Context: one part of a larger RNA
This record gives sequence, C1' cells and structure tokens, in this order.
RNA sequence: CUGGGCAUAAAGGGCACGCAGGCGGCGGCCUAAGUCGGUUGUGAAAGACCCCGGCUCAACUGGGGGAACGCAACCGAAACUGAGUCGCUUGAGCACGGAAGGGGAAGGUAGAAUUCCAGGUGGAGCGGUGAAAUGCGUAGAUAUCUGGAGGAAUACCAGAGGCGAAGGCGGCCUUCUGGUCCGUUGCUGACGCUGAGGUGCGAAAGCUAGGGGAGCAAACAGGAUUAGAUACCCUGGUAGUCCUAGCUGUAAACGAUGUGCACUAGGUAGAGGACGUACUCUGCGUUCUUUGCCGGAGCUAAUGUAUUAAGUGCACCGCCUGGGGAGUACAGUCGCAAGGCCGAAACUC
Repeated sequence: CUGGGCAUAAAGGGCACGCAGGCGGCGGCCUAAGUCGGUUGUGAAAGACCCCGGCUCAACUGGGGGAACGCAACCGAAACUGAGUCGCUUGAGCACGGAAGGGGAAGGUAGAAUUCCAGGUGGAGCGGUGAAAUGCGUAGAUAUCUGGAGGAAUACCAGAGGCGAAGGCGGCCUUCUGGUCCGUUGCUGACGCUGAGGUGCGAAAGCUAGGGGAGCAAACAGGAUUAGAUACCCUGGUAGUCCUAGCUGUAAACGAUGUGCACUAGGUAGAGGACGUACUCUGCGUUCUUUGCCGGAGCUAAUGUAUUAAGUGCACCGCCUGGGGAGUACAGUCGCAAGGCCGAAACUC
C1' cells in the first nucleotide's frame, strides 16, 4: 500500500458554519467525454511462458507461437455516469395559521439566608471535634429584637421533565433576538448531503487592565492527629470565585458511540402538537415530533446494543496500525505568560 477497524481492546475531530472537492431525486429529448464492441497501426530485440530442435543429458542455445493486461486513429452502441436542454414534485426551502420552552443579549426588580455596622435586651460563655485545642468573649461575645450596608446565589415549583450545535442554560418583569414542533399542501422547483483547508463558538482554571468583594476558598498561618503528617479534621485566611473589555482554546469537552438519508418485530412511560370518536369520565383510538425504560431478530470477543442501533445499506469527513521512549525532542506556528497546535527518532521489551 491493499486490507481490517474506531462504545469498553489502538482509533470519532469539543461543537458548528462553510469555500474547494467528493457524492446526489423522477421523466423526455440531445450529445458521445467516461463506458462498451469492432477494425487498423503500434507495443524493438533479448528475457519470461508454450511447442519443436542442437550440443550424450542439463545448464546453455536455435526456430516458431502466444502474450505484451497499454496507447492512438477510425467505424459503431447508447443502458449507466457526465455535458446540454425541456419538464416534474416526493428531497430541500418558503408562505400562512397555531404551540411549547432554565435557548441567547441588555435593562430593571423581589424575597429568604450568610456576613458586617449601629442601637436595645441580656450577663458568661460561645465555637468547634471522634475527643480536643488554636480562635472569639466582661473593652459585653454567643443568643434575641430593631434599623442599616453590601455582595453573591435564586429554596419550594423541579421531574429519568424542558431548551440549545456543543460548551451550557433555573426567582420575577420588560425590550431585542435565534432555533424547534404541529397543521394547511398554497408557492419555488433538486435550490440537496458531506466537508480537507478556513472561520466562528467553546466548562473550569489561568492571564492583562479597571472595578467589586458577602459567603466560600488554592497558597499561607496556627491548632490537632501521627512514628512523621509539607495531608485527611478544626480555627483563620490571600489570590480566585462576581462585573466590564480583551486574551487563553483546553477537559473523563462522554452516549468514552462523527454527520446526513433510507430500510428492519414489539411493549411501556414522560414531554409538545394535530385529527377522529365518545359524550361526560376528561376517556378511547389514529398520527407527527421528542425524552427514557424493557425487549425479539440481527450484530458483538463478551458486556451489551436493539426504529434515539453497536442491525441492513449508501454518501462524505476525521482517526487507528504492538508497549515504553512520548504527546517528549527538534523545526514551524499561535499566545503577554502559563502553555496550545503540529509531532518524530535513537534505544529498549
């Protein structure tokens, strides 16, 4: 390389948009580039293969044949692919009528709680643990009541429930805004799928500048524990956690399962619609979308998976190829840095 693979053995890119490329629905006409058939030319000799011969045989060698899977020209074929053209509506999109939602952004606002401040009551403890101690407290703590300040997060509802491409999203209100579903089949008429590069988004931590800082809390300090205890437990506590602007671009970024389409038994439950029926009990049936569980065939090394496939197929992309060395070194590139991306070899088993 051919191949075989990628839930758990090595292997799905964190997610999307999308240029090129690859692939692409139904029918008619046309073309003849691909494709297929034929003819001619060429495809040197030697070698290789087959047959016949020459050295006693063989190696070696002479002759003949086929082959040379290729290329070109010409003549044909028109099913398929391609090009052109004319149509179609089922793929795709749009319109109209409805629906649900923690989808996103900005602004506002509410209550509970913690902490702090001021004041009242009160008077010896509080706190903490396995037990303690550090710590706080007669300069009046803890407890309790009143008032105030400030920051962060939104109990119940809450759900195997909802929304989002993923990351993720949860008090309430307003404004702006994205997507989805159902129904009508009215419009466009293949406008589609995938997507190397590229671009955007991307938890937490971290970084830069400016703010903010209640609680929590790396580091740090102290108290315990212990043989020791640079820990687990306790008392404190700074970055940080929050906001604005920018950077970083990584995660067990997981369903460890790429995206799209089609097909292939069922049962049951949740969520969002539509239709029919029954007619009063809010039921039964059908259907579309969506989230789960159970399970048959099939698949699988097994576990399991099973119409939300890991089944059966097609299209396109990414990735794997023994363990260690190593996600290291070097080069390149991105970054303020931390570091990211790309990514070896010697050697060794």
Overview: The part of an RNA shown here (small-subunit ribosomal RNA, central domain) has 349 nucleotides and comes from a metagenome. Model confidence (mean pLDDT): 87 of 100.